[in-house]
Context: one part of a larger RNA
RNA sequence: GAACGAACGCUGGCGGCGUGCCUAAUACAUGCAAGUCGAACGAGAAAGCGGGGCAACUCGUGAGUAAAGUGGCAAACGGGUGAGUAAUACAUAGGUAAUCUACCCUCAGGCUGGGGAUAACCUUCCGAAAGGAGGGCUAAUACCGAAUAAGACCACAGUGACACAAGUCACAGGGGUUAAAGGUGGCCUCUAUUUAUAAGCUAUUGUCUGGGGAUGAGCCUAUGCACCAUCAGCUAGUUGGUAGGGUAAUGGCCUACCAAGGCUUUGACGGUUAGCUGAUCUGAGAGGUUGAUCAGCCACACUGGAACUGAGACACGGUCCAGACUCCUACGGGAGGCAGCAGUAGGGAAUAUUGCGCAAUGGAGGAAACUCUGACGCAGCGACGCCGCGUGGGUGACGAAGGUCUUCGGAUCGUAAAGCCCUGUCGGAAGGGAAGAAAGACGUGAUGGCUAACAUCCAUCACGAGUGACGGUACCUUUAAAGGAAGCACCGGCUAACUACGUGCCAGCAGCCGCGGUAAUACGUAGGGUGCAAGCGUUGUUC
Numbered sequence: 001g002a003a004c005g006a007a008c009g010c011u012g013g014c015g016g017c018g019u020g021c022c023u024a025a026u027a028c029a030u031g032c033a034a035g036u037c038g039a040a041c042g043a044g045a046a047a048g049c050g051g052g053g054c055a056a057c058u059c060g061u062g063a064g065u066a067a068a069g070u071g072g073c074a075a076a077c078g079g080g081u082g083a084g085u086a087a088u089a090c091a092u093a094g095g096u097a098a099u100c101u102a103c104c105c106u107c108a109g110g111c112u113g114g115g116g117a118u119a120a121c122c123u124u125c126c127g128a129a130a131g132g133a134g135g136g137c138u139a140a141u142a143c144c145g146a147a148u149a150a151g152a153c154c155a156c157a158g159u160g161a162c163a164c165a166a167g168u169c170a171c172a173g174g175g176g177u178u179a180a181a182g183g184u185g186g187c188c189u190c191u192a193u194u195u196a197u198a199a200g201c202u203a204u205u206g207u208c209u210g211g212g213g214a215u216g217a218g219c220c221u222a223u224g225c226a227c228c229a230u231c232a233g234c235u236a237g238u239u240g241g242u243a244g245g246g247u248a249a250u251g252g253c254c255u256a257c258c259a260a261g262g263c264u265u266u267g268a269c270g271g272u273u274a275g276c277u278g279a280u281c282u283g284a285g286a287g288g289u290u291g292a293u294c295a296g297c298c299a300c301a302c303u304g305g306a307a308c309u310g311a312g313a314c315a316c317g318g319u320c321c322a323g324a325c326u327c328c329u330a331c332g333g334g335a336g337g338c339a340g341c342a343g344u345a346g347g348g349a350a351u352a353u354u355g356c357g358c359a360a361u362g363g364a365g366g367a368a369a370c371u372c373u374g375a376c377g378c379a380g381c382g383a384c385g386c387c388g389c390g391u392g393g394g395u396g397a398c399g400a401a402g403g404u405c406u407u408c409g410g411a412u413c414g415u416a417a418a419g420c421c422c423u424g425u426c427g428g429a430a431g432g433g434a435a436g437a438a439a440g441a442c443g444u445g446a447u448g449g450c451u452a453a454c455a456u457c458c459a460u461c462a463c464g465a466g467u468g469a470c471g472g473u474a475c476c477u478u479u480a481a482a483g484g485a486a487g488c489a490c491c492g493g494c495u496a497a498c499u500a501c502g503u504g505c506c507a508g509c510a511g512c513c514g515c516g517g518u519a520a521u522a523c524g525u526a527g528g529g530u531g532c533a534a535g536c537g538u539u540g541u542u543c
Base pairs, nucleotide, nucleotide: 001543002542003541004540006539007538008537009536010535013389014388015387016386017385018384019382020381021347026345027344028343030342031341032340035073036072037071040070041069048061049060050059051058052057080300081299082298090224091223092222093221094220095219096218099217100216104213105212106211107210108209109208110207112146114144115143121136122135123134124133125132126131151178152177153176154175156173158171159170160169161168162167182205183204184203185202186201187200191198192197193196226272227271228270233263234262235261238260239259240258241257242256243255244254245253275297276296277295278294279290281288282287302323303322304321305320306319325336326335327334328333353379355378356377357376361375362373363372364371365370392422393421394420395419402413403412404411405410426484428479429478430477431476432475436470442464443463444462445461446460447459448458449457487532488531489530490529491528492513493512494511498527499526500525501524502523508515509514
């Protein structure tokens, strides 16, 4: 000199863009943060309103709505934190002929015919509660047999190509194993009965099997990646083999047996510290430092362990067990997990609102309308940082008054002020007032496709109506008025900037050298000056 997720002192006008628990991975009150689908399924209220009735009650509507249940998909994403981890991490380059991949795209083929349950509901009972037990009824795209088997898988035997280490791919053979589910809209050409409907046709969506793709992931290899030798030897599943188990998959990953190996001064083993990277800061560079925000990866979710479901988890807002802590209890037993967003206590030098909205972008579910979304978009707070703007401009000498200094002549603050003439940024008031919104869906029309059929549906196009949290914000116009808007540090040398008074080795200053003991440019105050400026200084840390 530069930088900062900074803090502290004094001061503080506005705006834009960023950014904000670095400490206790401490404990958490309260609210919200993951749901959705009635076009998978069965069932299904009430208040209110209207009618009838003297009333009890009853009918309609509310409404096939709400709430709940079965089932599907999602909940493994998104969001947080950095405790652990010095290598099962990360970065880069490869390998997988040792692998998997829901939803999505594409290609090919299929979806026949049956069965038994169960929740909801009704009812009996247990319990303080959380919750649970028994009986009865019922549905499905829930569950279970059977049929079919192109393909897939398994073993057998064959040909070709590739690889050459196991093996992989393609083709053809006979044998064995293995699948499914329907929903919605429309129509009458065929068939059945009658106008209309379906066991029919059609459109669409879903489902099953297989091939390919895309995406995501697993595993393996090489190289790189802190400090300590006051850590020098470490290791029995240890190192390798055979066989088996296990996994999507290789492998001591696990087990049995066999062998005695494996690592190490090119630093094993041990200890300490630490998430890694793209990048950040600095520097001419080489290098050094850091790893906040943003992005990629990893790890974790009160602590430790475990599996279940699933395409995917050994799962932050799932389950089970153990532990610590907190809460409820009828003492028998139960409930909980903010390192999600706000917020509270505590710790600390120190770090924000218990805000608005799903309008946009993105995500989940849904055919869609739409619902959910503390992701996200915005607003609030903080000069925490960067950037921009303002606090006025011109003129004005008798160099006014006043302050300070003085050699008492004057000098200086100083064109500074006042006065006169202007301007109107920001802020104030009034008026107008956005872009961000175009898609999807809906309505009308057109074209094309499917089809028996412009019936419906699908695709494309045109037009229409409609959707904004921010926000009456940005921006624009008008208006009054110089009015509301400057401080902080320093002035001995380094280092730009000097005098007076007070003090008298005192009080004090200080980054280094050093000032202060009676004329202190170094302490304190004043006048003047210098530097930066809505900031200026100090402290801390890095280069």